The part of an RNA shown here (small-subunit ribosomal RNA, 3' major domain) has 473 nucleotides and comes from a metagenome. Its Rfam family is "Bacterial small subunit ribosomal RNA". The prediction has a mean pLDDT of 86.

[in-house]
Context: one part of a larger RNA
RNA sequence: UGACGGGGACCCGCACAAGCGGUGGAGCAUGUGGUUUAAUUCGAUGCAACGCGAAGAACCUUACCUGGUCUUGACAUCCUCGGAACCCGGCAGAGAUGCUGGGGUGCCUUCGGGAGCCGAGAGACAGGUGCUGCAUGGCUGUCGUCAGCUCGUGUCGUGAGAUGUUGGGUUAAGUCCCGCAACGAGCGCAACCCUUGUCCCUAGUUGCCAGCACUUCGGGUGGGAACUCUAGGGAGACCGCCGGUGACAAACCGGAGGAAGGUGGGGAUGACGUCAAGUCAUCAUGGCCCUUAUGACCAGGGCUACACACGUGCUACAGUGGCCGGUACAGAGGGCUGCCAACCCGUAAGGGGGAGCCAAUCCCAGAAAGCCGGUCGUAGUCCGGAUCGGAGUCUGCAACUCGACUCCGUGAAGUCGGAAUCGCUAGUAAUCGCGAAUCAGCGAUGUCGCGGUGAAUACGUUCCCGGGUCUUG
Numbered sequence: 001u002g003a004c005g006g007g008g009a010c011c012c013g014c015a016c017a018a019g020c021g022g023u024g025g026a027g028c029a030u031g032u033g034g035u036u037u038a039a040u041u042c043g044a045u046g047c048a049a050c051g052c053g054a055a056g057a058a059c060c061u062u063a064c065c066u067g068g069u070c071u072u073g074a075c076a077u078c079c080u081c082g083g084a085a086c087c088c089g090g091c092a093g094a095g096a097u098g099c100u101g102g103g104g105u106g107c108c109u110u111c112g113g114g115a116g117c118c119g120a121g122a123g124a125c126a127g128g129u130g131c132u133g134c135a136u137g138g139c140u141g142u143c144g145u146c147a148g149c150u151c152g153u154g155u156c157g158u159g160a161g162a163u164g165u166u167g168g169g170u171u172a173a174g175u176c177c178c179g180c181a182a183c184g185a186g187c188g189c190a191a192c193c194c195u196u197g198u199c200c201c202u203a204g205u206u207g208c209c210a211g212c213a214c215u216u217c218g219g220g221u222g223g224g225a226a227c228u229c230u231a232g233g234g235a236g237a238c239c240g241c242c243g244g245u246g247a248c249a250a251a252c253c254g255g256a257g258g259a260a261g262g263u264g265g266g267g268a269u270g271a272c273g274u275c276a277a278g279u280c281a282u283c284a285u286g287g288c289c290c291u292u293a294u295g296a297c298c299a300g301g302g303c304u305a306c307a308c309a310c311g312u313g314c315u316a317c318a319g320u321g322g323c324c325g326g327u328a329c330a331g332a333g334g335g336c337u338g339c340c341a342a343c344c345c346g347u348a349a350g351g352g353g354g355a356g357c358c359a360a361u362c363c364c365a366g367a368a369a370g371c372c373g374g375u376c377g378u379a380g381u382c383c384g385g386a387u388c389g390g391a392g393u394c395u396g397c398a399a400c401u402c403g404a405c406u407c408c409g410u411g412a413a414g415u416c417g418g419a420a421u422c423g424c425u426a427g428u429a430a431u432c433g434c435g436a437a438u439c440a441g442c443g444a445u446g447u448c449g450c451g452g453u454g455a456a457u458a459c460g461u462u463c464c465c466g467g468g469u470c471u472u473g
Base pairs, nucleotide, nucleotide: 004473005472007471008470009469010468011467012466013465015461016460019424020423021422022421023420026315027314028313029312030311031310032309033308034306035305042053043052064301065300066299067298068297069296070295073125077124078123079121080120081119082118083117086103087102088101089100090099091098092097107114108113127290128289130288131287132286136284137283138279139278140277141275143273148187149186150185151184152183153182154163155162156161167178168177169176193267194266195265196264198235199234200233201232202231203230204229208224209223212222213221214220238261241255242254243253244252245251317417321376322375323374324373325372326371327370333364334363335362338357339356343352344351345350383414388409389408390407391406392405393404394403430453431452432451433450434449435448436447
């Protein structure tokens, strides 16, 4: 000077408390440990690994295993030789591959050849998801969006260092004010950025429809530019005004006005550093190692195993509910070898069909909870849907290992969950559906978004956890 303390003082955070809903029990999904295996590829391991890399493992992916193959190589540059490239077959084989047949003759040219591509050969070399994240770059997590971390000059101290940054107030904040041997400054905080909430201006199609006319009744048509909306510009909030408290300060409390009030809500933004944190398997890269193999190609298998254990989720155990019929209202997205309407067939998945749309135009697209009516009557049930049998649909070369979906049948555990433990302070929790990326299809109950309905509670800071400042040992 730090770090630490079951030392002290002050302060903060869904940290506790007050509440609401869960997890831990059940079934299933998914990840992990373990075990098994020829292989179950590799990495991630307290918080900060475990629906994580994986925003798509049937083949491919794929890195693993078994078997079959290749050796200048699947890929790059250089040299020599030959051939245009390229296209279509046949045979053998699981395929890689091997053998073989046919078509085809291009561009530039100084006619020597050249460019490009293919094949053969030689060697320099290629190649490695092989090792080391404790050799590294880059990127990332975390403390933590916590309020801190420093510097110049000056001053103090023999010096390490201190001061400033401490103190009195205040703030979400080292935010600001006052004081002060300090005076200033930098990185952080805040603001500038995006979005949302109000109004105005500009603009009016594909969007809108107040008034007018027509109407097949649908903004459908004429028309309109008001409104909604769209998307560009502006206004608006600053403790600005009033009262009170306060050191006459900073600021705090209340009020008015206002769409919004004291950072309005949300996002992006992560200081100096810590954890030899994570990643050599995104990529890059030092060193080491392999070089007829630790490289490369192919088929099949595996990553999907299953006595168990844990994490994260989904669905439930019902009546604030299940089922049946009728009926209403979103937002944000996506769409060309794509989204796919009307109509027809099928109980349905789906099939046929072909209109429209490169999309404020057309389509995905029926939002669901809700509301209205009916039924069930506390039962392992008209709850719950696992599991299994059968029949099908679709994608794809191919659904056996190992896809999703539909229909019929089957109907398991489960009657609210021990110790323990998690999230959340408002349009939040809870609950309801919708979309997208990846993607042929999908194991998505995941992830990232979108809107609908819409609570309860906070006395307080003693205690648990984490953090900040000062002080003490």